[in-house]
Molecule: small-subunit ribosomal RNA
Organism: Pseudomonadota bacterium
RNA sequence: UUUUUUGAGAGUUUGAUCCUGGCUCAGGAUGAACGCUGGCGGCAUGGAUAAGGCAUGCAAGUCGCAAGGGUUAGACCCUUGGCAAACGGGUUAGUAAUGCAUAGGAAUCUUCCCUCUAGUCGUGAAUAAUCCGGAGAAAUCCGGAAUAAUACACGAUACGCUCCACGGAGCAAAGAUUUAUCGCUUGAGGAUGAGCCUGUGUCCUAUCAGCUAGUUGGUGGUGUAAUGGACCACCAAGGCAAUGACGGGUAGGGGGUGUGAGAGCAUGGCCCCCAACAUUGGGACUGAGACACUGCCCAAACUCCUACGGGAGGCUGCAGUCGAGAAUAUUCGUCAAUGGGCGAAAGCCUGAACGAGCAAUGCCGCGUGUGGGAUGAAGGUCUUCGGAUUGUAAACCACUUUUCUCAGGGAAGAACUACGGUGACGGUACCUGAGGAAUAAGAGGUUACUAACUCUGUGCCAGCAGUAGCGGUAAUACAGAGACCUCAAGCGUUAUCCGGAUUUAUUGGGUGUAAAGGGCAGGUAGGUGGAUAUGUUAGUCAGAUGUCAAAUCCUCCGACUCAAUCGGAGAACUGCAUUUGAAACGGCAUAUCUAGAGGAAGCGAGAGACCAGUGGAACUCAUGGUGUAGCAGUGAAAUGCGUUGAUAUCAUGGGGAACACCAAAGGCGAAGGCAUCUGGUUGGCGUUUUCCUGACACUGAUCUGCGAAAGCGUGGGUAGCGAAUGGGAUUAGAUACCCCAGUAGUCCACGCCCUAAACGAUGCACACUAGGCAUUAAGGGAAUCGACCCCCUUAGUGUCGUAGCUAACGCGUUAAGUGUGCCACCUGGGAAGUACGGCCGCAAGGCUAAAACUCAAAGGAAUAGACGGGGAUCCGCACAAGCGGUGGAUCAUGUGGUUUAAUUCGUCAAUAAGCGAGGAACCUCACCAGGGCUUGAAAUCCAGCUGCAUUGCCUAGAAAUAGGCAAGCCUUCGAGGGUGCUGGACAGGUGUUGCAUGGUUGUCGUCAGCUCGUGCCGUAAGGUGUUCCGUUAAGUCGGGAAACGAGCGCAACCCCUUUCGUGUGUUAUACAUGUCACACGAUACUGCCCAGAACUUUGUUCGUGAAUUUUUCAUGGACAGCGUUCUGGGAGGAAGGAGGGGAUGACGUCAAAUCCGCAUGGCCCUUUGACGCCCUGGGCUACACACGUGAUACAAUGGCCGGUACAAUGGGUUGCUAAGUCGCAAGACGGAGCCAAUCCCAAAAAACCGGUCUCAGUUCGGAUUGAAGUCUGCAACUCGACUUCAUGAAGCUGGAAUCGCUAGUAAUCGGGAAUCAGCUAUGUCCCGGUGAAUACGUUCUCGGAUCUUGUACUCACCGCCCGUCACACCAAGAGAGCCGGCAAUACCCGAAAGCCCCGCGUUAAACCGGGGAUGACGGUAGGGUUGGUAAUAAGGGUGAAGUCGUAACAAGGCAUCCCUAGCGGAAGCUGGGGAUGGAUCACCUCCUUU
Repeated sequence: UUUUUUGAGAGUUUGAUCCUGGCUCAGGAUGAACGCUGGCGGCAUGGAUAAGGCAUGCAAGUCGCAAGGGUUAGACCCUUGGCAAACGGGUUAGUAAUGCAUAGGAAUCUUCCCUCUAGUCGUGAAUAAUCCGGAGAAAUCCGGAAUAAUACACGAUACGCUCCACGGAGCAAAGAUUUAUCGCUUGAGGAUGAGCCUGUGUCCUAUCAGCUAGUUGGUGGUGUAAUGGACCACCAAGGCAAUGACGGGUAGGGGGUGUGAGAGCAUGGCCCCCAACAUUGGGACUGAGACACUGCCCAAACUCCUACGGGAGGCUGCAGUCGAGAAUAUUCGUCAAUGGGCGAAAGCCUGAACGAGCAAUGCCGCGUGUGGGAUGAAGGUCUUCGGAUUGUAAACCACUUUUCUCAGGGAAGAACUACGGUGACGGUACCUGAGGAAUAAGAGGUUACUAACUCUGUGCCAGCAGUAGCGGUAAUACAGAGACCUCAAGCGUUAUCCGGAUUUAUUGGGUGUAAAGGGCAGGUAGGUGGAUAUGUUAGUCAGAUGUCAAAUCCUCCGACUCAAUCGGAGAACUGCAUUUGAAACGGCAUAUCUAGAGGAAGCGAGAGACCAGUGGAACUCAUGGUGUAGCAGUGAAAUGCGUUGAUAUCAUGGGGAACACCAAAGGCGAAGGCAUCUGGUUGGCGUUUUCCUGACACUGAUCUGCGAAAGCGUGGGUAGCGAAUGGGAUUAGAUACCCCAGUAGUCCACGCCCUAAACGAUGCACACUAGGCAUUAAGGGAAUCGACCCCCUUAGUGUCGUAGCUAACGCGUUAAGUGUGCCACCUGGGAAGUACGGCCGCAAGGCUAAAACUCAAAGGAAUAGACGGGGAUCCGCACAAGCGGUGGAUCAUGUGGUUUAAUUCGUCAAUAAGCGAGGAACCUCACCAGGGCUUGAAAUCCAGCUGCAUUGCCUAGAAAUAGGCAAGCCUUCGAGGGUGCUGGACAGGUGUUGCAUGGUUGUCGUCAGCUCGUGCCGUAAGGUGUUCCGUUAAGUCGGGAAACGAGCGCAACCCCUUUCGUGUGUUAUACAUGUCACACGAUACUGCCCAGAACUUUGUUCGUGAAUUUUUCAUGGACAGCGUUCUGGGAGGAAGGAGGGGAUGACGUCAAAUCCGCAUGGCCCUUUGACGCCCUGGGCUACACACGUGAUACAAUGGCCGGUACAAUGGGUUGCUAAGUCGCAAGACGGAGCCAAUCCCAAAAAACCGGUCUCAGUUCGGAUUGAAGUCUGCAACUCGACUUCAUGAAGCUGGAAUCGCUAGUAAUCGGGAAUCAGCUAUGUCCCGGUGAAUACGUUCUCGGAUCUUGUACUCACCGCCCGUCACACCAAGAGAGCCGGCAAUACCCGAAAGCCCCGCGUUAAACCGGGGAUGACGGUAGGGUUGGUAAUAAGGGUGAAGUCGUAACAAGGCAUCCCUAGCGGAAGCUGGGGAUGGAUCACCUCCUUU
């Protein structure tokens, strides 16, 4: 200076969060296909599968100006000859390099074309067509005769060419024509085309690691246009390979195309260039060029013809056909243009080409109208019934004519020419006129991603789905409809590619815990490499030149009305090669240096290694002594040992293994690992000195060595321990945990194995980046008599921590910080560290190492909960201490079950069961049987009709009901009110859903908790506050504290009770009065005194430590004082530490209960057999049984009889009912009083006094049953209560277990009320009388609260979850074998063909005959590799609510896990060694803070 203008995310793991990580989506593209739909035009594209088979037609001929001949009307035909047929057109099978791309090269040829040069003279022998004859079905062939040429042959000549032994030798030609001219031959040059060689680039696989004998090279030949092992003979033994040879798989290559911000990734259709192929395989001929798509020969397969003798064929040319397939077009027109072949030319040929046809296959363009139009029409949909929406949309009015139809006109493309003429497309494009809104809209979607929502149907069904997911009765997710959204002649789906995906990371990732550091070292190749100087330049940088075909892409301009499309110009093509220059960096070379590295010397520490000895304690065995009945073992036991003398104890002797204390946070080693002591051999390290060498270094694929424990082999040894095994326990079982024994093993020597949670889950080396403290080794300083202590340096070992890093946890000079170098490893989970293959091993097994299939997750760290057979603290009639019960009996009542026509329904651990029900004979009533009604028993409205309400009586009936008789309303006289009947809107439902709801209630729990605002901390979920220390009944209060405040709860305020005061005085009392009643008010508590404890603070004093002279600081103790709180006691007082009781129930939990209290959404039943309504009778009251709650008892603290006392709360006119009389009594008669402090219910009972009973199934107990009655009520049979007489059952204090209660409480005694005609009440709720015992205490049981810890749980432990077995399905591996494919090897056979040899033949040849090596197809054999299939057995995966156990997650109930060995239905158990990725408690050490 120029160019380039360019990068988006989302869903899904969780209760929530951050991270890791996969899966999925939104974009673009296609030679596409499929579904639905479809108006027009332009330009493109169109057999991707079976390189499978092909009917038919056409696709390569031309020249009479090279010739011969035949025959005609002919521009016609046959033959010889020339040129072309090697182009054009098709396809991609093969090919991983004989290919392609790019850049170069030398040892070559090149018809036709161009330029130049020299020639073109003679002669000769044949032959086809034709004619004659013959064979054959045909294809075709044979014999005889004649003839021409630009066909063939020979001779001459040679500018030149070729060969050469440098003397020389050899080699051409064709003519045609009236003229121009066209040909022919030799040579040189050009152009074009082709052949050959070289560098570089060019897919996957190492589970392909070694390959190669023409192989590598040389010499000499052969051969070719030409180089060359291209081929041959001889000689040598080379050549290639980890920078991937050889082998296997796949594939035409490139320009380009798609995508992408780019780097890349994927791809190679149309167009262009190159290659290869032409039914399959082989081969040559001709020719300038072929080993030849529409030529030849041979072989093979297939098809066709045949007279069976023999022949013919090759659409991967254009059309077309069959087949296979999801799928790909006309058996069209013309040579008018462009191009090709032949020809001198006219011309002929040309399925090349130009055009048309078919297909929405793609890209582009146009249209399906435009403007007005509100009663916002009708219809549809929704609706809160008001309306909203479809919607200016339609209708209607006005206008336009692109498209369409008809008519008229009408090209360019076109040059050539005999001057006459000639266009396939095509009467096409285009122009003009007329007509008429006329001919023209769908597809997908509407839960989120992702733009767009409602109704109905369905009910985990039918179905949807790209992912998450939706659907189990209110589905915006299925199906339909309406509405809406997006795109539009298309729209969706499927398939494939790129993108998003930084998810293979060069740009641009990681490895402590998520996947990932090799177990550790030595070291090869390789990679990387200290300082100074000089030189050089294959890396590097800059310039120039050549090339990088055209097309494509990009920019500008232009032509079709625009665009797609096409044309022109420029830029670009990031590459390669050649050349010039630079020298910083890198390389190379040389010289030098000492900081890296190594060596030397002095000193030092150490469980470093190996070998040989050695010591004591313990254990066990043996012998002997003493001694007697047990020992051992456990949660408890048993097996076991012991009177043949154990255990215990003493003495002596033997044996093997391991080394207490020291010992540690310590030391050494590369890791594994290493511990009595002594000796020997030996490796490494530190420190000091700064003497020597002079980069000698770092890392390290392959390789080599070492490598715990277990295990294996051989031989020893064996005390203890101890897999397996045996026995005993435990248990449902117990192949375990516990116990008694016990074999391999553990030990030694030698040899293997080679793996571990081989861990710091952290590769090695180097450099840099705050510190504090501790400790090991060495050295130095100061001090000391000498040390210790103290300070400093180096090297190690720990801990805390700054910056920084990290997803967080955490790491932090021993990095997980900041950088450099090298190596190893990772890429979703499972299948699987498995299968197959290979290597190693005696074996066990190790190393290397997949895929099919399956899932949408798997995972890391941290957070809040919940849970733990984790921890700490605390509370509660929770336990304990007491009192009384339940569980046993009989009865009452409720429930289950059973029964029934029905036994209506609900409620089910705590939190159902004397509950709804505070009162089922009818009613209630919902259930059952039967008889009836249908606008209905009750409600509102509308329309029509109506002398009709109401009362009494009679008949039928079980009643409801039906029929009949009699009496009978107001009025303004309008059928007005009321009543009844009919019809229609509607009523009605204790039918369903409490998992659609409101309201109400239970429970945790009257437990002390639950939250918010602001701030602060954290990436975030979240935390803090609310934790901590004291204290409380209390999140009550105080102190402290990144918190400061606040709210709902706690407490208080409210009610009752206790004391006092004041006021009032009905119904109390004999009056006063005020026991009493009512109302108002007061009092009490945080107040006073004493003692103790804790904390804070001040002063005095004593001790210890450090710096120091006083003095100060830190720490501990004693004494005294101020203050705060708590505990204990006391005074006053009626009441003392909340005086007692009630009401009051936070956020929430249990889809807790209730649709049958009530209300209510949805659903369901309702014209005749109602799930509605009325009535009668029955049922809810049944009864083998089980459970809950109660009553009464079992007796003497009692029963019975007689007498005498003392309450409170309540209720009463449809009522309570007195006195009195009657009855044994229930009760009856009676009727005073009372709407209540007045009257009544109403007697209180336990108690007390006296008497009796005397321990019995009783004078206890009262069930059951019989008889007779009373009362209520229409009605006591099912099915009421009470009374009297009689009867007199079980039961003698209750098993395991379990409940209530802490003071006026328990226990015990009676009284009242609600409901109610009566009652099943022994229930429920109240009232008073009498009136205890005990609490040491928090170890345990249950429940709860707070903090902390672990977690694989979050539906939250009633959680999660593992393995065998059984069943079904799926894929892959093994498998006696069986069946193919491919490429080689060896041998056999040996076509055509060329080459070689021989024969015949010739002047020489050819033809002909024979032979040789090579040689395709084919055959045989043993192997290799790959694919298919298979009885069977084994493992894996997936499946609904199967079976057995419970291995893991909490200390998971035996901590778990890793390697290894044995064992077991299974998870698994046990032994050995190891890890912490183990909870809890104690101790030790260290760190931080006060």